[in-house]
RNA sequence: GUUAAUGUAGCUUAUACUAAAGCAAAGCACUGAAAAUGCUUAGAUGGAUGUUCUUAUCAUCCCAUAAACA
Numbered sequence: 001g002u003u004a005a006u007g008u009a010g011c012u013u014a015u016a017c018u019a020a021a022g023c024a025a026a027g028c029a030c031u032g033a034a035a036a037u038g039c040u041u042a043g044a045u046g047g048a049u050g051u052u053c054u055u056a057u058c059a060u061c062c063c064a065u066a067a068a069c070a
Base pairs, nucleotide, nucleotide: 001069002068003067005065006064007063010023011022012021013020025041026040027039028038029037046062047061048060049059050058
């Protein structure tokens, strides 16, 4: 330099019409104390433009990451 891919919560993964779940975190309950368990809470769509009634999802560009080829 070329090609195709990925980007969503601290981590791993879903999701064209209210952003969901597991683990992790915080609080409470339980216990003599702790662990485990139960209940509750907070936390995210890389950036911009377009298509659409509606985009995290589709298209284009940029950025970042890792890969293959040269």
Predicted 3D model of a 70-nucleotide RNA (transfer RNA) from Oligoryzomys stramineus.
Rfam family: tRNA.
RNAcentral holds the sequence, with entries from ENA.